[in-house]
């Protein structure tokens, strides 16, 4: 760094509309949605990815020598919330633990 196995958090079961399914009806329709898909509004999470930044260091200026003024590297579980997520499950999941390369 990379396998594979263990644990692994949030936050709407939102609304509105389509289209499968289901029942009801002679039929035209109607109902259900806490059945399944998709769009789309609003609200909301941070721990895939992403994106900002402090100390501090190196560079240059001023010519007021100031812990001055630019610019540049610069972390995160910190902010953001682009992606990506919000019933159970199942996916994913940063981090841990213990094992192999």
């Nucleotide at each position: 760094c990379c396998c594979a196995c263990u644990g692994g958090a949030g936050a709407g079961a939102g609304g509105u509309c389509g289209c499968c399914c289901a029942c009801c009806u002679c039929a035209u329709g109607g109902u259900g949605c806490a059945g399944g898909c998709g769009a789309u509004c609003c609200a909301c999470c941070g721990a895939a990815g992403g994106a900002g930044c402090a100390a501090a260091u190196g560079c240059g200026g001023c010519a007021u020598c100031g812990u001055c003024c630019g610019c540049a590297u610069g972390a995160a579980u910190c902010u953001c919330u682009c992606a990506g997520g919000u019933a159970g499950a199942g996916c994913g999941g940063a981090c841990a633990g213990a094992g192999g390369g």